[in-house]
RNA sequence: CGGGCUGUCGUCGGCGGCUUCAUGCCGCGGGAGGAAAGUCCGGACUCCGCAGGGCACCGUAGCAGGUAACACCUGUCCGCCGCGAGGCGAGGAUCAGAGCAACAGAGACGAGCCGACUUCGGGUCGGGUGAAACGGGCAAUCUCUACGGGGAGCAACAUCAAAUAGGCAGCCUACGGACCGGCCCGGUCCGGUUGCGGGUAGAUGGCUUGAGGCGGCGUGCGAACGCCGUCCUAGACGAAUGACCGCCGCGCGUUCUUUCGAGGACGCGAACAUAAUCCGGCUUACAG
Repeated sequence: CGGGCUGUCGUCGGCGGCUUCAUGCCGCGGGAGGAAAGUCCGGACUCCGCAGGGCACCGUAGCAGGUAACACCUGUCCGCCGCGAGGCGAGGAUCAGAGCAACAGAGACGAGCCGACUUCGGGUCGGGUGAAACGGGCAAUCUCUACGGGGAGCAACAUCAAAUAGGCAGCCUACGGACCGGCCCGGUCCGGUUGCGGGUAGAUGGCUUGAGGCGGCGUGCGAACGCCGUCCUAGACGAAUGACCGCCGCGCGUUCUUUCGAGGACGCGAACAUAAUCCGGCUUACAG
């Protein structure tokens, strides 16, 4: 980098035309990736929460820079590895405090073994073990320092809005029925219709013009940034982007020719994987 170009058929949106109650047909033009993957980091966006500050909890960690931001990237210092090109690093702090230390050794942070000297309260020197013996190590143990972090995610969220059931309000009818153990009074519930409001199915928006691609110039060691020009490039949700023929290219095999550079013929083969709001990274997969 991820085969290229025609043709035929198929498929999903868009636009135009004809047609229909619905719709159907025709034409034009467009339609996956370097990872669309894992969903591991960081952001945009949306809703919910939130006076301000602190604690707790989680994350990051040489230094400087890039960036919307990052655990990413660039430069560089130090340490380790490599003959080397280069690669790797959980590389802030142990004069704040706590904790820990295999084996050996008397003793591993408590003090104290052996020997010598001595002013015998104790002190001084030497020895052996060990990576390390009173001066240190480990922060990949707690901790401290600095910085960052509210939660859930486009099935977010917003708008429109059936049928059925239920809610609220008005009107009408029955003058009945059921229940409150029987009877009276009283009370509650049961029908029809109109309106209102909530929610569901469904539809629409969000949705793709963006920290955008390409080219040129400039700045910078670089990541990257600035200016100018140019381009518009999926937005379907039972979720399209496919299949086949031919030619060319690539690889492999057989065979022929050869001026040993290569060329011809025939046959076979071509991965990993496929958008689902978008973007920056990381990681993983992959024929050739």

A computed fold for a 288-nucleotide RNA from uncultured Sutterella sp., annotated as Bacterial RNase P class A.
The coordinates come from a structure-prediction model, not an experiment, and the mean pLDDT is 76.
Its Rfam family is "Bacterial RNase P class A". It is annotated as a ribozyme.
RNAcentral holds the sequence, with entries from MGnify.